[in-house]
Predicted 3D model of a 594-nucleotide part of an RNA (small-subunit ribosomal RNA, 5' domain) from an uncultured organism.
It matches the Rfam family "Bacterial small subunit ribosomal RNA". Its family is annotated with ribosome and structural constituent of ribosome in the Gene Ontology.
The prediction has a mean pLDDT of 80.

Context: one part of a larger RNA
């Protein structure tokens, strides 16, 4: 000098793209990560609309009564008093010079002109009743209408569960183990499997009894479990139909590295299937072929110790069998007695390999984080089920170790899935949004899921890019620092002119990213415009390696240091100031490899 998942120090404006527990495979609270299909079934909570029955409230009708009020008929009958009103005189008081004018009282006429409402009195009638009407209140009863509630029946919709079908073996995490066909790379399977998808061919007839769910009884604290009864299907299961499949015999060509393939015929045995429907489809089974994925063998590569020199009994081989999809001590009987090793066996320590990073002129050396691709593992330790695939991270069983429930009898759990917590550590983020784009999974579709994945938050960790002003500007100003006291330097640096405005800030429009619809990012990116040098520089160095020098303290002292070595009174090396110099959003230490 590069380089990094970096960490510490001081510092610290933006923006892209990336990357971020390298330690305790250490325990894990909480929520999310694997579902979905009603076009395989069977049952349906609930919700909606309808009709019907019941109960109730309210409305407002109708007949029956009861109760009050009160009209009207009976019967409102006659006479007087009293009032209004007109017209007259007369008196008295008030106004006025006066004719006169007004106001009040009396008397008297008129009066069938009006009104007789209240009240009084005498007279009749009648006796608190009865009759009609009417109000306004209660009962009762009828039948309507609206509205709750509740039960039935009918369609429509339709959650949770439940049988079935397909995904849950992918995606996503993590490197404990592993030194081995783990891997990388070249070959072999005449010794193999392969749901879903494609091609082709042929069929898809016609029956059967069941179990959930339900429903009833129990036992349990609970997980959950046990009887008994109905029920359905593409679940189950028999029959049929059977080919170029299987399978046993033997046969003919042919062909190959051996075992042995391969075609083509023959007898004889085995084995199929399922429906749904919106009528357009979608399924189903039986062989064969293709893709894809896988499984196994082998050739060569694939750390460090020989202060590990011997290892080995299912070991090594053979025959037979079982097993497997398939060869094979892969299992077992037996029967031989081998196999391996200084060309490093075996044991011991270390590691997950690669593709690919970093260095380096290269050879090489070192790494295996992010991205890819292959193996392993999924609390330890084992096993198996089921399925086309597992010996199965969010599926069973068992043991063990740990948490938590508990009625003590007994049960639940498994972040090395995103997120988060405690913990360990020098040290490593949000318990975010969205399924809008890619991709997966179910479904005919609609669409459900998807912490994968897209994005947004945290971190100068990285890498890149841009700024933090530009041109002018000398009385070379103050002020600092120094000085041989002239001055020198800081320094065109500032002030001051002019000038521009990138990010950041206010407004204001505003994408692609989506072939019709649908945008999480996101009012983002950008894009106008408008203010104002307006908000934005530190870090380390200055002996000599090595680019940068003086002053002042200090006085083998406090310190310094990467080597060499600086510091005991004139320290360019130590601490401060100024000045220098490098790099610069960083700068320097440490650490680790080249």
């Nucleotide at each position: 000098g590069g380089a990094c998942g970096a960490a510490c120090g001081c510092u610290g404006g933006c923006g892209g793209c990336g990357u971020g527990c390298u330690u305790a495979a250490c325990a894990c609270a909480u929520g999310c990560a694997a579902g979905u299909c009603g076009a395989a079934c069977g049952a349906g909570a609930g919700c909606a609309u309808g009709u019907c029955c019941a109960a109730c409230a309210c409305c407002g009708a109708g007949u029956a009564u009861u109760u009050a009020u009160g009209a009207u008929g009976c019967a409102g009958u006659a006479a007087g008093u009293a009032g209004a009103g007109c017209g007259u005189c007369a008196a008295g008081c008030g106004c006025g010079a006066a004719u006169g004018c007004g106001c009040u009282u009396c008397a008297c006429g008129c009066g069938u002109u009006c009104c007789a409402a209240a009240g009084c009195u005498u007279g009749c009638u009648a006796a608190u009743a009865c009759a009609u009407a009417a109000u306004a209140a209660g009962u009762a009863c009828u039948g309507g209408g609206u509205g709750u509630u509740g039960g039935a029946c009918a369609u429509g919709u339709g959650a949770a569960a439940g049988u079935g079908g397909c995904g849950g073996a992918c995606g996503g995490g993590c490197g404990a183990g592993u030194a081995a066909c783990g891997c990388g790379u070249g070959a072999g399977c005449a010794a193999c499997c392969u749901a879903c998808c494609u091609c082709a061919u042929a069929c898809u007839g016609g029956g059967g009894g069941a179990c959930a769910a339900c429903a009833u009884c129990g036992g349990g604290a609970a997980a959950c479990c046990g009887g008994u009864g109905c029920u359905a299907a593409u679940a189950c299961c028999g029959c049929a139909u059977a080919a170029g499949a299987c399978u046993a015999c033997g046969g003919u060509a042919u062909c190959g590295c051996a075992u042995g393939g391969u075609a083509c015929a023959g007898u004889g045995g085995u084995c199929a299937a399922a429906g749904c429907u919106c009528c357009g489809g979608c399924g189903g089974u039986a062989u064969g072929a293709g893709a894809u994925g896988g499984g196994c063998u082998c050739g060569c590569g694939u750390c460090c110790a020989a202060u590990u020199a011997g290892c080995u009994a299912g070991u090594u081989g053979g025959u037979g069998a079982g097993g497997u999809a398939a060869u094979g001590g892969c299992u077992c009987a037996c029967c031989a007695a081998g196999g391996c090793g200084a060309c490093g066996a075996u044991u011991g320590g270390u590691a997950g390999c690669c593709g690919a990073a970093c260095u380096g002129a290269g050879a090489g050396g070192u790494u295996g984080a992010u991205c890819g691709g292959c193996c392993g593992c999924a609390u330890u330790g084992g096993g198996a089920c089921u399925g086309a695939g597992a010996c199965a991270c969010g599926g069973c069983c068992c043991a063990g170790a740990c948490u938590c429930c508990u009625a003590c009898g007994g049960g639940a759990g498994g972040c090395a899935g995103c997120a988060g917590u405690g913990g360990g550590g020098a040290a490593u983020a949000u318990u975010g949004c969205g399924c809008a784009a890619u991709g997966g999974g179910g479904g005919a579709a609609a669409c459900c899921c998807u912490g994968a994945c897209g994005c947004a938050g945290c971190a100068a960790c990285g890498c890149c890019g841009c700024g933090u002003g530009a041109a002018g500007g000398a009385u070379g100003a103050a002020g600092g620092c120094u000085u041989u006291c002239g001055g020198g330097u800081u320094g065109u640096a500032a002030a001051c002119u002019u000038c521009u405005u990138u990010g950041a800030u206010g407004u204001g429009g505003g994408a692609a990213g989506a072939u019709a619809a649908u945008g999480a990012c996101g009012g983002u990116a950008c894009c106008a415009c408008a203010a104002a040098a307006a908000c934005a520089a530190g870090c380390c160095a200055c002996g000599g390696c090595u680019a940068a020098c003086u002053a002042c303290g200090u006085g083998c002292c406090a310190g310094c240091a990467g080597c060499c070595g600086c510091g005991g009174u004139a320290a360019u090396a130590c601490g401060u100031a100024g000045g220098u110099g490098g790099c610069a959003a960083g700068c320097g230490u440490u650490g680790u490899c080249c």